Predicted 3D model of a 72-nucleotide RNA (transfer RNA) from Drosera indica. The sequence is in RNAcentral, with records from ENA.

[in-house]
RNA sequence: GCGGAGUAGAGCAGCCUGGAAGCUCAUGAGGCUCAUAACCUUAAGAUCACGGGUUCAAAUCCCGUCUCCGCG
Numbered sequence: 001g002c003g004g005a006g007u008a009g010a011g012c013a014g015c016c017u018g019g020a021a022g023c024u025c026a027u028g029a030g031g032c033u034c035a036u037a038a039c040c041u042u043a044a045g046a047u048c049a050c051g052g053g054u055u056c057a058a059a060u061c062c063c064g065u066c067u068c069c070g071c072g
């Protein structure tokens, strides 16, 4: 210098094409069971890496910065 990544405790979607923030696992509660696991129901949990801009409206578009991975 170039490319990719950063979204819930973990792993990821959503971004191109702006319009209610989701999935799986994990966790709490309840059910089931002699009991545990499995299974069923339900709940909590994310300033969308950070700052700024555009817009009626930004995880998404634009600019800058930081961190990680890869290439040179």
Stems, first nucleotide, its partner, number of pairs: 001071006009025004019056001027043005049065005

It is recorded under the gene name trnfM-CAU. The prediction has a mean pLDDT of 87. Its Rfam family is "tRNA". Gene Ontology term of the family: triplet codon-amino acid adaptor activity.